[in-house]
RNA sequence: UGAUACGGUAGAGGUGCGUUUUUAAUGAGUCGAUAAUUGGAUGUAUUCAGGUACAUAAGAAGAUUAUCAAAAGGUAAAAGCGCCGAAGAGAAGAAAAACCUGUAACUUUCUUUUCUGGGGGUAUGGUUAAGAACUAUAUCACUGUCAUCCAUUGAUGAAGUGCUACCUAAAGA
Numbered sequence: 001u002g003a004u005a006c007g008g009u010a011g012a013g014g015u016g017c018g019u020u021u022u023u024a025a026u027g028a029g030u031c032g033a034u035a036a037u038u039g040g041a042u043g044u045a046u047u048c049a050g051g052u053a054c055a056u057a058a059g060a061a062g063a064u065u066a067u068c069a070a071a072a073g074g075u076a077a078a079a080g081c082g083c084c085g086a087a088g089a090g091a092a093g094a095a096a097a098a099c100c101u102g103u104a105a106c107u108u109u110c111u112u113u114u115c116u117g118g119g120g121g122u123a124u125g126g127u128u129a130a131g132a133a134c135u136a137u138a139u140c141a142c143u144g145u146c147a148u149c150c151a152u153u154g155a156u157g158a159a160g161u162g163c164u165a166c167c168u169a170a171a172g173a
Base pairs, nucleotide, nucleotide: 001172007167008166009165010164011163014084016083017082018081019080020079021078022077023076024075032068033067034066035065036064037063038062042055043054044053045052046105047104048102049101050100051099087116088115089114090113091112092111093110094109095108096107117143118142120140121139122138123137124136125135126134127133145158146157147156148155149154
């Protein structure tokens, strides 16, 4: 002098990601409550099985009529907050909650691991009250980054522990 490595700092992609609050619609004249009629033995405690407790022939579940009448999740808009593995999903494990138990199921939280650069359209499946939205797979173009080819317009391929900028060694000269 010194490109660069590990590491650190700061950024970019755009219908970008996640989350909070408010409002509105949907949910829904549904769940449910009360009364009457009917009905005639089961019903409740998250689902299933077993148990336990409670209600019930002084009438359970169910059905019909009348009156009253929700909420949550999800959606849209607005205003903020945190960000660019933002975040999402799968698998495994642990814990918590609801009367007790469980090879259990559902929900929430945490850990490990796998996949996905990003948003969108279409098809199929799942979830859902839903034809909305979300999600999994496949496919289609679009878009950003890098590499290679190409005179160029462009083409092909790859993946975010990536890419860009800066800082910073040894080696080498």

This is a predicted structure of a 173-nucleotide RNA (Lysine riboswitch aptamer) from Natranaerovirga hydrolytica.
Its mean pLDDT, the model's own confidence on a scale to 100, is 77.